[in-house]
NadA riboswitch from an Acidobacteriaceae bacterium, 61 nucleotides, folded computationally.
Lineage of the source: Bacteria > Pseudomonadati > Acidobacteriota > Terriglobales > Acidobacteriaceae.
The coordinates come from a structure-prediction model, not an experiment, and the mean pLDDT is 75.
Its Rfam family is "nadA riboswitch". On this family, see Huang et al., RNA 2020: "Structure and ligand binding of the ADP-binding domain of the NAD(+) riboswitch".
It was read from a public genome assembly, where an Rfam model found it.

RNA sequence: GCUUUCAACAUCCCCGUCCGCUGCCCCGCCAGAAAUAUCGAGGGCGAGCUGGACUGAAGGC
Numbered sequence: 001g002c003u004u005u006c007a008a009c010a011u012c013c014c015c016g017u018c019c020g021c022u023g024c025c026c027c028g029c030c031a032g033a034a035a036u037a038u039c040g041a042g043g044g045c046g047a048g049c050u051g052g053a054c055u056g057a058a059g060g061c
Stems, first nucleotide, its partner, number of pairs: 001061007013046001016054004020049003023045004027040002031036001
């Protein structure tokens, strides 16, 4: 360097980082009597990806 399986590291356990997509929640706009639907300035999720890049661990070459 290539490749395989992974997340050891974490103030119990789970959780490597970032980005993207999907879903959900909050908020807002708009329509509506309402339920609620559409949309997106914005914020979040201990949800998913048979998506991408990177960090690290253990094997193989």